[in-house]
Molecule: Glycine riboswitch aptamer
Organism: Paenibacillus albicereus
RNA sequence: AUGAUGGCAGCGGGAGAGAUUGCCUGCAGGACCGGGGCGACGCCGAAGGAGCAACCUGCACGCAGGGGAAUCUCUCAGGCAAAAGGACCUUUGCCGGACG
Numbered sequence: 001a002u003g004a005u006g007g008c009a010g011c012g013g014g015a016g017a018g019a020u021u022g023c024c025u026g027c028a029g030g031a032c033c034g035g036g037g038c039g040a041c042g043c044c045g046a047a048g049g050a051g052c053a054a055c056c057u058g059c060a061c062g063c064a065g066g067g068g069a070a071u072c073u074c075u076c077a078g079g080c081a082a083a084a085g086g087a088c089c090u091u092u093g094c095c096g097g098a099c100g
C1' cells in the first nucleotide's frame, strides 16, 4: 500500500395467504361503524425453528451411529386490509485482514 470471504449498522426495494365467522368489549345513555380480546373453520412461507440428499467419518467389507445445504419439506412459532415484520438484493459506512 491492494483490500477477498465474513460480521455489524444505515437508506432503498421486498412476496404469499379470509378486512371469513361466533361471542365479548371501554368512553354519561342508546344504535351503528371502527378498533381490540377470546374461539371456530380455511389458508401462507421469505423472521426464527425442525427434517433430510450427495458426501465425509466409523464399524468393517453387510448393518448401526455421528457430521451434513437450501428459496426444498414440515408448519411449532409467525403471518393472512393498513401498520409492523420480512428471507433475499442493490448501495453506503465501520470492523477485520485472505490474496498479491
Base pairs, nucleotide, nucleotide: 006095007094008093009092010091012089013088018041020040021039022038023037024036025035042080043079044078048076049074050073051072055067056066057065